[in-house]
This is a predicted structure of a 509-nucleotide part of an RNA (small-subunit ribosomal RNA, 5' domain) from an uncultured Acidimicrobiia bacterium. It matches the Rfam family "Bacterial small subunit ribosomal RNA". Its family is annotated with ribosome and structural constituent of ribosome in the Gene Ontology.
Context: one part of a larger RNA
RNA sequence: GACGAACGCUGGCGGCGUGCCUAAUACAUGCAAGUCGAACGGGGUCCAACCAGUGGCAACACCGGGGACGACCUAGUGGCGAACGGGUGAGUAACACGUGAGGAACCUGCCCUGGAGACCGGGAUAACCCUCCGAAAGGAGAGCUAAUACCGGAUACCUCCACCGGAUCGCAUGGUCUGGUGAAGAAAUGGAUUCCGCUCCAGGAGGGCCUCGCGGCCUAUCAGCUUGUUGGUGGGGUAACGGCCCACCAAGGCGUCGACGGGUAGCUGGUCUGAGAGGACGAUCAGCCACACUGGGACUGAGACACGGCCCAGACUCCUACGGGAGGCAGCAGUAGGGAAUCUUGCGCAAUGGGCGAAAGCCUGACGCAGCAACGCCGCGUGCGGGAUGAAGGCCUUCGGGUUGUAAACCGCUUUCAGGAGGGACGAAUCAAGACGGUACCUCCAGAAGAAGCCCCGGCCAACUACGUGCCAGCAGCCGCGGUAACACGUAGGGGGCAAGCGUUGUCC
Numbered sequence: 001g002a003c004g005a006a007c008g009c010u011g012g013c014g015g016c017g018u019g020c021c022u023a024a025u026a027c028a029u030g031c032a033a034g035u036c037g038a039a040c041g042g043g044g045u046c047c048a049a050c051c052a053g054u055g056g057c058a059a060c061a062c063c064g065g066g067g068a069c070g071a072c073c074u075a076g077u078g079g080c081g082a083a084c085g086g087g088u089g090a091g092u093a094a095c096a097c098g099u100g101a102g103g104a105a106c107c108u109g110c111c112c113u114g115g116a117g118a119c120c121g122g123g124a125u126a127a128c129c130c131u132c133c134g135a136a137a138g139g140a141g142a143g144c145u146a147a148u149a150c151c152g153g154a155u156a157c158c159u160c161c162a163c164c165g166g167a168u169c170g171c172a173u174g175g176u177c178u179g180g181u182g183a184a185g186a187a188a189u190g191g192a193u194u195c196c197g198c199u200c201c202a203g204g205a206g207g208g209c210c211u212c213g214c215g216g217c218c219u220a221u222c223a224g225c226u227u228g229u230u231g232g233u234g235g236g237g238u239a240a241c242g243g244c245c246c247a248c249c250a251a252g253g254c255g256u257c258g259a260c261g262g263g264u265a266g267c268u269g270g271u272c273u274g275a276g277a278g279g280a281c282g283a284u285c286a287g288c289c290a291c292a293c294u295g296g297g298a299c300u301g302a303g304a305c306a307c308g309g310c311c312c313a314g315a316c317u318c319c320u321a322c323g324g325g326a327g328g329c330a331g332c333a334g335u336a337g338g339g340a341a342u343c344u345u346g347c348g349c350a351a352u353g354g355g356c357g358a359a360a361g362c363c364u365g366a367c368g369c370a371g372c373a374a375c376g377c378c379g380c381g382u383g384c385g386g387g388a389u390g391a392a393g394g395c396c397u398u399c400g401g402g403u404u405g406u407a408a409a410c411c412g413c414u415u416u417c418a419g420g421a422g423g424g425a426c427g428a429a430u431c432a433a434g435a436c437g438g439u440a441c442c443u444c445c446a447g448a449a450g451a452a453g454c455c456c457c458g459g460c461c462a463a464c465u466a467c468g469u470g471c472c473a474g475c476a477g478c479c480g481c482g483g484u485a486a487c488a489c490g491u492a493g494g495g496g497g498c499a500a501g502c503g504u505u506g507u508c509c
Base pairs, nucleotide, nucleotide: 001508002507003506005505006504007503008502009501012380013379014378015377016376017375018373019372020338025336026335027334029333030332031331034080035079036078039077040076042074043073044072045071046070050065051064053062054061055060087291088290089289097215098214099213100212101211102210103209106208107207108206111204112203113202114201115200116199117198119153120152121151122150128143130141131140132139133138158185159184161182162181163180164179165178166177167176168175169174190196191195217263218262219261224254225253226252229251230250231249232248233247234246235245236244266288267287268286269285270281271280272279273278293314294313295312296311297310316327317326318325319324344370346369347368348367352366353364354363355362356361383413384412385411386410393404394403395402396401417450419445420444421443422442423441427436453498454497455496456495457494458479459478460477464493465492466491467490468489474481475480
């Protein structure tokens, strides 16, 4: 000097930030991922005609039934999203990260550009209805039905595969272009009447996957390590290369330039310090990685081996009719526990951004705000001018006086901030719509009025006297003070330093 700090004493205001560093301990409660009826069939509510009734001379009114066109709502099928966003740092010394390069070994939903298309058919199944089982969670059977759900056939600009040629290029495996023959491969012409969708192919953008060079901890009181181990052939698997996996064959591979083992640790941009070199650290913000009660596994999908999905095992908690079930806050709040220590079970989708939708819109504890905390940084205030007989009081005294001290009183002035009153936004580009917020800001009002403490005064180190105590009580960062005149302990007066803070402790430079 610095801090995500804590502790002691003290504490007026504002702006902007920051706030479980410990138990990746366990969690009550609420919320945190839905949306589309313009993909589809149902169901429900409302409504006209019409029929009956009551009243009326009638028009008509009321009531019951009825339910078209249509409007609204929606459990289910279907689509997209749920792999983003948000949290945490356990594990990891590794191509995890950073940086540079390669992929002639790869994938890519939505989006953009270009080209070519969508022909003919079919069978089901939820919902619904019926029956039944179960305490529940849930489940079984029978029957009906729709689609942008599912399946078969056709066509093929084209794609892919096999075989036979040609041209050309590369560091190797080999790549690119092109010709012929054969085999295989599409679709929803659907929904609305601005348009949005479907299929195949080529390219792009963005995203991902793989490989390699180099770089960044401690330990030799760890010196040898290794059998899928190292390589080959053939195969399996993958989007793809590969000992990734398998069969067979060979006996290799790594290591004092530190293998293997042990310990510690998420990495980086950066942060702190320092003249720099360097050292230490990796909170907040941003990029990447890993994890989601513990361990394992796959399914769906363009993408996961999937925080608020599934299955199995385990520990724990809860419900139960004892047969069986349910759960996972390292999301936002909040609770218990641990701890020196770390916040509200708040408001709003108005803005920014995200998902779905043609849109209106819906959802969004992302986010925008507010609340709490001097935790930090910055700013402001607690008055200003005059005022000597130098009041009183306190303290000291050589008793003359000195000092507190222009300090106070007193006189004049001002009103920041806080307080009261009135007005009152920008943030909305875009019809409407502002959580913040009657906030910021502006104007007016009253009155010096509501607002100062903490540490230190032996030397280092700025600031001295008195009394008390008497190696006691105590102080202390080091040197050291205290045993009867203590500037070092305690109190007082005085002084010094910082100031809404001041000290102490811890850690780093």
The coordinates come from a structure-prediction model, not an experiment, and the mean pLDDT is 89.